[in-house]
Context: one part of a larger RNA
RNA sequence: UGACGGGGGCCCGCACAAGCGGUGGAGCAUGUGGUUUAAUUCGACGCAACGCGAGGAACCUUACCUGGAUUUGACAUCCCGGGAAUUCUCUUGAAAGAGAGAAGUCCCCUUCGGGGAGCCCGGAGACAGGUGCUGCAUGGCUGUCGUCAGCUCGUGUCGUGAGAUGUUGGGUUAAGUCCCGCAACGAGCGCAACCCUUGUCUUUAGUUACCAUCAUUAAGUUGGGGACUCUAAAGAUACUGCCCCGGUAAACGGGGAGGAAGGUGGGGAUGACGUCAAGUCCUCAUGGCCUUUAUAUCCAGGGCUACACACGUGCUACAAUGGGCUGUACAAAAGGUCGCAAACCCGAGAGGGCAAGCCAAUCCUCUAAAGCAGCUCUAAGUUCGGAUUGGAGUCUGCAACUCGACUCCAUGAAGCUGGAAUCGCUAGUAAUCGCGGAUCAGCACGCCGCGGUGAAUACGUUCCCGGGCCUUGUACA
Numbered sequence: 001u002g003a004c005g006g007g008g009g010c011c012c013g014c015a016c017a018a019g020c021g022g023u024g025g026a027g028c029a030u031g032u033g034g035u036u037u038a039a040u041u042c043g044a045c046g047c048a049a050c051g052c053g054a055g056g057a058a059c060c061u062u063a064c065c066u067g068g069a070u071u072u073g074a075c076a077u078c079c080c081g082g083g084a085a086u087u088c089u090c091u092u093g094a095a096a097g098a099g100a101g102a103a104g105u106c107c108c109c110u111u112c113g114g115g116g117a118g119c120c121c122g123g124a125g126a127c128a129g130g131u132g133c134u135g136c137a138u139g140g141c142u143g144u145c146g147u148c149a150g151c152u153c154g155u156g157u158c159g160u161g162a163g164a165u166g167u168u169g170g171g172u173u174a175a176g177u178c179c180c181g182c183a184a185c186g187a188g189c190g191c192a193a194c195c196c197u198u199g200u201c202u203u204u205a206g207u208u209a210c211c212a213u214c215a216u217u218a219a220g221u222u223g224g225g226g227a228c229u230c231u232a233a234a235g236a237u238a239c240u241g242c243c244c245c246g247g248u249a250a251a252c253g254g255g256g257a258g259g260a261a262g263g264u265g266g267g268g269a270u271g272a273c274g275u276c277a278a279g280u281c282c283u284c285a286u287g288g289c290c291u292u293u294a295u296a297u298c299c300a301g302g303g304c305u306a307c308a309c310a311c312g313u314g315c316u317a318c319a320a321u322g323g324g325c326u327g328u329a330c331a332a333a334a335g336g337u338c339g340c341a342a343a344c345c346c347g348a349g350a351g352g353g354c355a356a357g358c359c360a361a362u363c364c365u366c367u368a369a370a371g372c373a374g375c376u377c378u379a380a381g382u383u384c385g386g387a388u389u390g391g392a393g394u395c396u397g398c399a400a401c402u403c404g405a406c407u408c409c410a411u412g413a414a415g416c417u418g419g420a421a422u423c424g425c426u427a428g429u430a431a432u433c434g435c436g437g438a439u440c441a442g443c444a445c446g447c448c449g450c451g452g453u454g455a456a457u458a459c460g461u462u463c464c465c466g467g468g469c470c471u472u473g474u475a476c477a
Base pairs, nucleotide, nucleotide: 001477002476003474004473005472007471008470009469010468011467012466013465015461016460019425020424021423022422023421026316027315028314029313030312031311032310033309034307035306042053043052064302065301066300067299068298069297070296073127077126078125079123080122081121082120083119086103087102088101089100090099091098092097107116108115109114129291130290132289133288134287138285139284140280141279142278143276145274150189151188152187153186154185155184156165157164158163169180170179171178195268196267197266198265200236201235202234203233204232205231206230210225211224214223215222239262242256243255244254245253246252318418322377323376324375325374326373327372328371334365335364336363339358340357344353345352346351384415389410390409391408392407393406394405395404431453432452433451434450435449436448437447
């Protein structure tokens, strides 16, 4: 100087408390461990691994296994020989591959002999290749403490020195934020602000959006309008600016006015010096090592989907604030030409047929659902719950056996609110309800977004956890 303390002081955070809803019990989905296996590819392991890499394993992917093949190689550059490319047929084969045959000639230059580009075949070797090892050789990227308020430097001063001071102290703040004091005076990286979005207003613009007034219609449908909504560009607005009180005529705090909004208005992006030899050599790049008829490459099939079990994360429930049926209302955001697909017809349905429109504020996905109104069920393993299984189908796709999703009929399991323990959340939040998107031929209960309905509670900081500052002890570094 740090680190640590079941030392002290001050302070903060859904850290506790106060509340609301869960997990832990059940079934299923998914990840992991374990076990099994020819293989169940690999990585990730307290928080910070475990719906994680994977934003989508039937083949492919694929890295694994079994078997069948290839060896200058699936891919790159260079040299030589032949042929343009390419297309088609046959034999064998699971395919890859191996073998045989036929057709066919382009472009540029030309002295018409040929040469060149391009691609293909054959050959020789330099080399290619490696999702092989080492993240404890590395770059880059990322997680984490933590959006915590810290981390440092120059000069000066003090100290033999390591170092100290500044950065401590008194107040204050979300903040090393600001004020005051002070052997310090300044400065940098962080904080804040500048950026995006949302909330209010103005101006400009008015189609594909809108419709108050005037006509018109089944319908903003058409004429028309530029008010309103909205769209999208430029501006304005909030600064403790004003008033009162407290405070050191300070910073600042408390209350109030006006205001759409008030003291950082809400949300996001933004992550200091560093820590964990944290994670990643399987995104990529890369040193070293290893491999080179194999640890490379191609193919078929299988596996990654196994199942006495254990754990994590979710979904659905156990019902009446509910289930069923009928009628009826209101979104936002996003996507669409290898696409989204209306209307109509067929089907009980998944879906099929035909097909308008739309490269989209125009057309489509697109009936939002919870809600509201009425009827019914009456406390039951039920008209709750839907697992499992049998049968019949639809769709995608060469192909749904291993191993897809969905539909219909039948079947109708466990489950009656979950032990110890444990998680999230402070407001348009939790809870609850549906909708969209990426990936994607097909496949989501996951993920990323969107809106609808919309709470309870916070006395307080004694305690648990994590963190910041000062101080103290130490046989630790």
Molecule: small-subunit ribosomal RNA, 3' major domain
Organism: metagenome